[in-house]
This is a predicted structure of a 508-nucleotide part of an RNA (large-subunit ribosomal RNA, domain I) from a Rhodocyclaceae bacterium.

Context: one part of a larger RNA
RNA sequence: UGCAUGUGGUGGAUGCCUUGGCGAUUACAGGCGAUGAAGGACGUUGUAGCCUGCGAAAAGCUGCGGGGAGCUGGCAAACAAGCUUUGAUCCGCAGAUAUCCGAAUGGGGAAACCCACUCCGCAAGGAGUAACCCUGACUGAAUACAUAGGUCAGUGGUGGCGAACCCGGCGAACUGAAACAUCUAAGUAGCCGGAGGAAAAGAAAUCAACCGAGAUUCCCUAAGUAGUGGCGAGCGAACGGGGAGCAGCCUGCACAAUUUAACUACUGCGUUAGCCGAACAGUCUGGAAAGUCUGGUCAUAGUGGGUGAUAACCCCGUAGGCGAAAACCUGGUAGCGGAACUAAGUGUGCGACAAGUAGGGCGGGACACGAGAAAUCCUGUCUGAAGAUGGGGGGACCAUCCUCCAAGGCUAAAUACUCGUAAUCGACCGAUAGUGAACUAGUACCGUGAGGGAAAGGCGAAAAGAACCCCGGGAGGGGAGUGAAAUAGAUCCUGAAACCGCAUGCAU
Numbered sequence: 001u002g003c004a005u006g007u008g009g010u011g012g013a014u015g016c017c018u019u020g021g022c023g024a025u026u027a028c029a030g031g032c033g034a035u036g037a038a039g040g041a042c043g044u045u046g047u048a049g050c051c052u053g054c055g056a057a058a059a060g061c062u063g064c065g066g067g068g069a070g071c072u073g074g075c076a077a078a079c080a081a082g083c084u085u086u087g088a089u090c091c092g093c094a095g096a097u098a099u100c101c102g103a104a105u106g107g108g109g110a111a112a113c114c115c116a117c118u119c120c121g122c123a124a125g126g127a128g129u130a131a132c133c134c135u136g137a138c139u140g141a142a143u144a145c146a147u148a149g150g151u152c153a154g155u156g157g158u159g160g161c162g163a164a165c166c167c168g169g170c171g172a173a174c175u176g177a178a179a180c181a182u183c184u185a186a187g188u189a190g191c192c193g194g195a196g197g198a199a200a201a202g203a204a205a206u207c208a209a210c211c212g213a214g215a216u217u218c219c220c221u222a223a224g225u226a227g228u229g230g231c232g233a234g235c236g237a238a239c240g241g242g243g244a245g246c247a248g249c250c251u252g253c254a255c256a257a258u259u260u261a262a263c264u265a266c267u268g269c270g271u272u273a274g275c276c277g278a279a280c281a282g283u284c285u286g287g288a289a290a291g292u293c294u295g296g297u298c299a300u301a302g303u304g305g306g307u308g309a310u311a312a313c314c315c316c317g318u319a320g321g322c323g324a325a326a327a328c329c330u331g332g333u334a335g336c337g338g339a340a341c342u343a344a345g346u347g348u349g350c351g352a353c354a355a356g357u358a359g360g361g362c363g364g365g366a367c368a369c370g371a372g373a374a375a376u377c378c379u380g381u382c383u384g385a386a387g388a389u390g391g392g393g394g395g396a397c398c399a400u401c402c403u404c405c406a407a408g409g410c411u412a413a414a415u416a417c418u419c420g421u422a423a424u425c426g427a428c429c430g431a432u433a434g435u436g437a438a439c440u441a442g443u444a445c446c447g448u449g450a451g452g453g454a455a456a457g458g459c460g461a462a463a464a465g466a467a468c469c470c471c472g473g474g475a476g477g478g479g480a481g482u483g484a485a486a487u488a489g490a491u492c493c494u495g496a497a498a499c500c501g502c503a504u505g506c507a508u
Base pairs, nucleotide, nucleotide: 001507002506003505004504005503006502007501008500009499015493016458017457020429021428022426023425024424025423026422027421028420029418030417031161032160039101040100041099042055043054044053046079047078049075050074051073061095062094063093064092065091066090070083071082072081106115107114108113116129117128118127119126120125131158132157133156134154135153136152137151138150139149165196166194167193168192169191170190176183180230206213207212217244218243219242220241221240227235228234248410249409250408252350253349254348255347256346263335264334265333266332267331268330270328271327272326274322275321276320280295281294282293284291296313297312298302304316305315306314359383360382361381362380363379364378365377366376369395390405391404392403393402394401445452446451465492468479469478470477471476
């Protein structure tokens, strides 16, 4: 030095576990905000920090319910001081308080800061003061009446935030065409505006085909068909059929007789706390029984979790049953109510029936349809009818025929989505996985900034977390003690390999 065996160190793989994730299903909810949101800053407990809660009334205050023995949030003990059967802590509902910033709104500003004015009040202090729109009042030019403008008031409205879904406006490129320009990607991404729990669309100037149907939306089909297309790449219907779900309506004036909504009272279901809830003992092994053995019990409950190993009968629960002072939601009954607002039907009378519109020319765009034989729809520009004896459409156009009535408006359901709440589930993951994040995680750290973005889980059933003694400055170790186990000792379950020792044997 090598090989082998044994025994250690280092290291943290593997196994097992799960507080966390991922994906679904059902129900609910689908908004919050000038009554100041979302999100923050700073404070706040007797004791430093972080998280949670709360706001100078600051881990809280008041009332009403629930509940019933301990409590003063977590990391996280300890000490101190307290509260509580005169019902605390805790849970629910309703209220009070709610610093400063933030739409931020008195003015300013480099967010969480600076500086004001007016009124009320003895003071401490309190209230008001943004902009725009709307309504009303007062003023008031050129210019006589007026109007524009100005001022003031208003328990009037708006503003900002929010995951996706929805409607509208603007609108790419990479890419594909095996290059590339029409085309495609795609009206996608992105930006902007607006709304709702859905939105949009919607009651035929629609289709159809000489038979007829009868608003819209969504699904299956028709069908990758008919078409369209440098007839390339590609794009791609409709009619008809079957389903889901169905709902129709309105307009101005006057009169008449009626309703609904709203409001008040009572009351039912549900939601927001909760309550009751069956049935087991012994033996053996063991540190521990839920395991073994023996003999029982309950079951409208043998889903699940915990308990010192694997528990229907130990605990929490589960099946089943019950429950609300208060608030909310949704129904019912009664009262009030022609009325002060809003809305509607019926009857009668009188009215109204959509013009710079339809269509046309030129240029674009949308229709599956790229100008094409190109109908239909929208319109920048120039034009421009008829008026029910009328007009539109039926894919150039014309006739016949059929069908509908534009240029005003409203409309539930079937459909789309999930930031969230509750319950349940998984031939989903199990700490290099699963969210980036099981832990002080959008933290530490990096970057001027937009932004990027980690690592890091496990003693034990219980801290019983090692009193005391010894070596040592300490760290650390040796005894003792705890424990089933300490090679479970806090760098703590298991503890692989690489790598590094020690002992022994053999070889050189």
The prediction has a mean pLDDT of 83.